[in-house]
RNA sequence: GAGUUGGCCGGGUGACCGCGGCAUGGCACUUCGGUGACCGUGUCGAGGAAAGUCGGGACUCCACAGGGCAGAAUGCUGGCGCGAGCCAGGUCGGGGCGACCUGACGGAAAGUGCAACAGAGAAGAGACCGCCGAUGGGCCAGUUCGCUGGUCACAGGCAAGGGUGCAACGGUGCGGUAAGAGCGCACCAGCGUGCAGGGCAACCUGCACGGCUGGCAAACCCCAUUCGGAGCAAGGCCAAGCAGAGAGGAUGGGUUGCCCGUCCAGCCGGUUCGCCGGCUACCUCUCGGGUAGGCCGCAUAGAGGGAUGGUCACCGGCGCUCAGGCGUCACAGAAUCCCGCUUACACGCUGACUC
RNA sequence: GCCGGAGUAGCUCAGCUGGUAGAGCAGCUGAUUUGUAAUCAGCUGGUCGGGGGUUCGAUUCCCUUCUCCGGCU
Repeated sequence: GAGUUGGCCGGGUGACCGCGGCAUGGCACUUCGGUGACCGUGUCGAGGAAAGUCGGGACUCCACAGGGCAGAAUGCUGGCGCGAGCCAGGUCGGGGCGACCUGACGGAAAGUGCAACAGAGAAGAGACCGCCGAUGGGCCAGUUCGCUGGUCACAGGCAAGGGUGCAACGGUGCGGUAAGAGCGCACCAGCGUGCAGGGCAACCUGCACGGCUGGCAAACCCCAUUCGGAGCAAGGCCAAGCAGAGAGGAUGGGUUGCCCGUCCAGCCGGUUCGCCGGCUACCUCUCGGGUAGGCCGCAUAGAGGGAUGGUCACCGGCGCUCAGGCGUCACAGAAUCCCGCUUACACGCUGACUC
Repeated sequence: GCCGGAGUAGCUCAGCUGGUAGAGCAGCUGAUUUGUAAUCAGCUGGUCGGGGGUUCGAUUCCCUUCUCCGGCU
C1' cells in the first nucleotide's frame, strides 16, 4: 500500500419555536359523571434494521375419543436454547496467491424413472474404423497320408487404439495371449468388512482382506423427526336506528291498594241494535340476538391507524479552497408483543489476520 | 396491518412430471384488384422481471429480491 474478518457507533452540546401521550394548576362549558381544538408547569417520546412478512413463540377464537391418509418443513456431530435458530467442529464441491468467503450434508445395495443432440453403444450396453487367425470353413503348396505351412476373412474371437459425448462400466505399468481383457501381479483413487490408535461425537490416521468400481433424490419415492385450523381486520364488552317477540286502551284531575270526567281509527264475525269478541295500524314499556358507533385487547413511546419535528450557534467526520469560507453527513421511519432470518445502509472507532 | 395470486414477442395468452419457446391479433414484403379493404403466401420480432445455486443442460427445480393485482374493517 492492497485486502479478509469479528465487534461497536448510527453525530454531540446549548438556545428558541413547535407536535403527541400522561400527571397536575387555571379558564370555559356541563346532563355534575366529565369534556375542551384554550393558557401554563413537570415528565416521557423511533430503529439497528422499526422494512420484507420469511420461520417460530406468546395471546385469542374455532374444532377435538384415539389413530391414519393427503400436504408441508427439516435432515453431518457436539453444546446452548423452544422443535425456530445461534456458536464451535467434521466431510464434499466452487471461488481466491493467501488471510478467508460460499453452497450442500440420511438412502442410488427397496422400487419406479431421466440423460436431448452426437455416437457402434447411455446402464448388467455395444462394434463404425480397427486388432487376431487360437477353433470351424474355402483355396494353394508340400507330404512319411497322420498332418504341416501359406493365404482369404465366410462363421467367429476381442475391446487395446481411433472417434462421439457432460458422462463409455476405475487409472498407469509389467506379465500373459492368436489378439485381448482385473485374466494375474505391483502401485494409485474409491467402496465394503475387520482390527489398532486419536477424538465426547461426526470423523481422521494406519494395517490386513475382498477385484467389489458411473451420475441425478434443489426427479418421483423410501426412512427419521415435527406440524389441528385461523389470525389483533383474532377476540371480548356496551349499544342508537330498522326489523322481530311479549305486555299495556289512551289522556286529564283527585289521590297513590283506588275513584271520577272526556275521548277512542280501520277491517271481519255475531247481534236482543244497547253493544260484544277478534285482528291490523298508532303510542308506551320490556326482552333476546345484534348493525352503525364507542370502549377494551393496547404496552414506563404509542394512536384520530395521523405525534416523535424545525431553525440558529459552536464542535466532529469527509470534499473543495492559500485563508476566510462553501458544500455534504446515509438506509430509513413504530401500529398487539417477543425471538430469529433476509434485505438496505454515508462518515467513522476498534481487535485479529493475509499478500 | 393480515392473507393469497401473477410476471413469457408491441398486445392477449399457451408451454412448467428439465432437452435449443409457440398461437392469435399487430408490423413488413409479395400476390390478387383500376385502387382500398378482405383473402392467400412468406418473413421479422424474445435479457422467459433481476440475481445466485442444483444439473451435462433451467421458462420449468431451490433460495433471495423487485414490480403489479386481488380479498378481509